[in-house]
């Protein structure tokens, strides 16, 4: 950089360090009752790989990933409703897997 699939569920503590953090950009939020990094142990899920049945797929198990504050925190573009709300679909992005 490309294709595909999923993104309204789940699941934190310690240690170490000290002002950022939530992808940009608004907004609104977390944070010295400790942000980012690391490091340990724990935990969710099941995309991959593995095993069992069977060819619409289920079950199983956890090696290889990834996640563990708010839907991807919520908007951003378009349509639609009718109106400051909301509904559906899109870009973006995020992680799997393949090129």
């Nucleotide at each position: 950089u490309c294709u595909c699939a999923u993104c309204c569920a789940g699941a934190g503590g310690a240690g170490c360090a000290g002002a950022g953090g939530g992808a940009a950009c608004g907004g609104c939020c977390c944070g010295g009752u400790g942000a980012a990094g690391c490091u340990c142990c724990a935990g969710c899920a099941a995309c991959c790989a593995c095993c069992c049945a069977c060819u619409g797929u289920g079950g199983g198990c956890a090696g290889g990933u990834g996640c563990u504050a708010a839907u991807u925190c919520c908007g951003u573009c378009a349509g639609g409703u009718a109106u400051g709300g909301c509904c559906u679909g899109g870009a973006a992005g995020a992680u799997g897997a393949g090129g």
This is a predicted structure of a 99-nucleotide RNA (SAM riboswitch aptamer (S box leader)) from a soil metagenome. The prediction has a mean pLDDT of 85. The model forms 97% of the base pairs in the Rfam consensus.